[in-house]
The RNA shown here (transfer RNA) has 74 nucleotides and comes from Hydrothermarchaeaceae archaeon (SeqCode).
The sequence is in RNAcentral, with records from ENA.
Taxonomically the source falls in Hydrothermarchaeaceae (SeqCode) (Archaea, Methanobacteriati, Hydrothermarchaeia (SeqCode), Hydrothermarchaeales (SeqCode)).
It matches the Rfam family "tRNA". By type it is a transfer RNA.
RNA sequence: GGAGUGGUAGCUCAGACUGGGAGAGCGCUCGACUGAAGAUCGAGUGGUCGCGAGUUCACAUCUCGCCCACUCCA
Numbered sequence: 001g002g003a004g005u006g007g008u009a010g011c012u013c014a015g016a017c018u019g020g021g022a023g024a025g026c027g028c029u030c031g032a033c034u035g036a037a038g039a040u041c042g043a044g045u046g047g048u049c050g051c052g053a054g055u056u057c058a059c060a061u062c063u064c065g066c067c068c069a070c071u072c073c074a
Base pairs, nucleotide, nucleotide: 001073002072003071004070005069006068007067010026011025012024013023020057027045028044029043030042031041032040050066051065052064053063054062
């Protein structure tokens, strides 16, 4: 230098192919339970969807550029 994959909650990830409600588990907070804690149960807490532009009535999703990580080729 070229190609591919990925970047979404504090962490691990789904959702993208086929545009329309942003989610799961863990975590954290409060409560119940307990002598206390753990486990369990209930409620709550969570986001500029890597950045910018374009297309569109509408973009996490489609198009383009850029940044970062990993892998391969040279």